[in-house]
C1' cells in the first nucleotide's frame, strides 16, 4: 500500500434576518385571545410495529386443548434479546452460520429407477436343466434358482479398505478404520471432552408433518381508562293550573280525571374541556465487583409534550475530511461541509434505512529498509 474480518465512536459548532410551538411573568381584552420579555423545543435510527414489559380496563377458581420457545451456564423486569462456553457445518486464515427427540409410534419421500426403508434381480456374475452350434477349449438361446462384489438410475440404494471363504457372493468369518449402543475411569456447575473394555449392532431424510419431552403463556389496548360537562331532543320528580274541560250529581259544596301548557329540580349520553402525560427498569461523571453481558455505590442534572398536529427557511463563517502548491515541525489556495429521516402513553431489545467523518484490533498478500 492492496484485499478481507471483527468491534466501537460520531451523526457537530457559531452569527444574522424572517417565522412556528409549549410554558412562566407583565400589559391589554369583546374572555375567544392578542402583544412584549424570559425560558424549553426530535433521532441514532423518532422508522418497521417484529419480540418483551410498565400502565389501564375486562375476566369466579382449577385443568385440558391451543399457541410460543428449544444445546449448556449466566445476565435481565421480561424477551424470539445479550454475554460466555459447547457440538456440528463453511472458510487458506482472521472469522462466520446453525442447535431438543427420527434408536417411542404413525405418516410422507416428486422425477428417474427393477427396487425408496422389516429393501431391491434391470444389466452383469454363478450352479443346475433343456436346445442349437463347434476348431472339442467353449459359445449362443431359453428355463428353475443363487448372488448386493461390478454396472446403471437417483438428492439419497441399507458402513469402508484388505484378506479368508464360496459355484459366484455377502459382517458369512477375520484384521484395521469410521459410527452407534452398553459397562467403567478421569475432568467440567453443565452442554460436553479425554480415555479403557465389550457387542458385528451398521441404524437414510423429513418434527415450519402428526407426535413425544421440558419450560412459558387469560383477553383487549392510551381511540386503554378516569373526571367535569353545554345547546337541542328524550326520561324522572315536584309545584302551578281554582274565571279551564270532562265525569260523579237535580243543584251547591266537594271529589276524581285530563296536561299537550308553564316553572323548578334531578339523572344519563353527546359536542367540548381536563387528567392519564413526561421523575423514568432515566441521563451524565467517578469509584468498585465480574472474563463478559451486566451489577453495586456515591455525586450531579431535570431534558419536547403538540391535536391542524410546532421544532422550519435563506445566507455567511468554522471544526472535521479531501486535493494542489510552497519558503515543508507549518503556511497559502481550492473543494466538501452531507445522507437517512422526523416524536404522539412510555421503556428494553431486534431489524431495516443512511454517511461530511473518525478510531481500535486481527487475517492474507505485495514493496522498501
Nucleotide at each position: 500500500c492492496c484485499g478481507c474480518g471483527a468491534g466501537g465512536c460520531a451523526g457537530g459548532g457559531g452569527a444574522a434576518c424572517c417565522g412556528c410551538u409549549g410554558u412562566c411573568g407583565g400589559c391589554g381584552u369583546u374572555c375567544g385571545c392578542g402583544u412584549c420579555g424570559g425560558u424549553g423545543g426530535a433521532g441514532g435510527a423518532a422508522a418497521g410495529u417484529c419480540g418483551g414489559g410498565a400502565c389501564u380496563c375486562c375476566u369466579a377458581g382449577g385443568g385440558c386443548a391451543g399457541c410460543g420457545u428449544g444445546c449448556u451456564g449466566g445476565g435481565u423486569a421480561a424477551c424470539g434479546c445479550c454475554c460466555a462456553g459447547u457440538g456440528g457445518g463453511g472458510g487458506a486464515a482472521a472469522c462466520c452460520c446453525c442447535g431438543g427427540g427420527a434408536a417411542a409410534g404413525u405418516g410422507c419421500c416428486a422425477c428417474a429407477g427393477a427396487g425408496a426403508a422389516c429393501a431391491g434381480a434391470c444389466c452383469g456374475c454363478c450352479u443346475c436343466c433343456g436346445g442349437c452350434c463347434c476348431u472339442c477349449g467353449g459359445g449362443c438361446c431359453g428355463g428353475c434358482g443363487g448372488u448386493a462384489a461390478g454396472g446403471g438410475u437417483g438428492a439419497a440404494a441399507c458402513g469402508g479398505u484388505g484378506g479368508g471363504g464360496u459355484a459366484a457372493g455377502a459382517g458369512c468369518c477375520c484384521a484395521c478404520c469410521a459410527g452407534u449402543g452398553c459397562c467403567g475411569g478421569g475432568g467440567g456447575u453443565g452442554a460436553c471432552c479425554c480415555u479403557g473394555g465389550c457387542a458385528g449392532c451398521u441404524a437414510g431424510g423429513u418434527a415450519a408433518a402428526c407426535c413425544c419431552c421440558a419450560c412459558g403463556u387469560g383477553g383487549a389496548g392510551c381511540a386503554a381508562g378516569g373526571c367535569c360537562a353545554a345547546a337541542u331532543a328524550g326520561g324522572a320528580g315536584a309545584g302551578c293550573g281554582a274565571c279551564g274541560a270532562a265525569c260523579c250529581g237535580g243543584c251547591c259544596c266537594g271529589g276524581u280525571u285530563c296536561a299537550u301548557g308553564c316553572u323548578c329540580u334531578c339523572g344519563g349520553g353527546u359536542a367540548g374541556g381536563c387528567c392519564g402525560c413526561a421523575c423514568g427498569a432515566g441521563g451524565c461523571g467517578c469509584c468498585g465487583g465480574g472474563a463478559g453481558a451486566u451489577c453495586g455505590g456515591c455525586g450531579u442534572c431535570c431534558c419536547a409534550g403538540a391535536u391542524u398536529c410546532a421544532u422550519g427557511g435563506u445566507u455567511c463563517c468554522c471544526a472535521g475530511c479531501c486535493c494542489g502548491g510552497c519558503c515543508u515541525c507549518g503556511c497559502c489556495g481550492g473543494g466538501u461541509g452531507a445522507a437517512c429521516a422526523g416524536a404522539a402513553u412510555c421503556c428494553c431489545g431486534c431489524u431495516u434505512a443512511c454517511u461530511c467523518g473518525c478510531c481500535u484490533c486481527g487475517c492474507g498478500g505485495g514493496c522498501c529498509u
Background: Model confidence (mean pLDDT): 80 of 100. This is a predicted structure of a 369-nucleotide RNA (Bacterial RNase P class A) from an Acidobacteriota bacterium. Rfam family: Bacterial RNase P class A. Rfam classes the family as a ribozyme. The sequence was found by an Rfam model in a public genome assembly.